[in-house]
RNA sequence: GGUCCCGUGGCCAAGCGGUUGAAGGCGCCUGUUUUACAUGCAGGACAUCGGCGGUUCGAAUCCGUCCGGGACUA
Numbered sequence: 001g002g003u004c005c006c007g008u009g010g011c012c013a014a015g016c017g018g019u020u021g022a023a024g025g026c027g028c029c030u031g032u033u034u035u036a037c038a039u040g041c042a043g044g045a046c047a048u049c050g051g052c053g054g055u056u057c058g059a060a061u062c063c064g065u066c067c068g069g070g071a072c073u074a
Stems, first nucleotide, its partner, number of pairs: 001073007010026003018057001028044005050066005
């Protein structure tokens, strides 16, 4: 340099155009249970989806570009 993959809450991760208000797990906070801790149970906070632009009635989801990470290859 070329080809390809990935980028979603603190961490992991589903979703691949519309009635979902962006699941779920771990973690965190509150209450409860306990002598206490852990576990269990109930509730809660936290992502407008890497940036920008475009397509569309409508995008996390398609297209372009940039940024970051990775694989293969010369």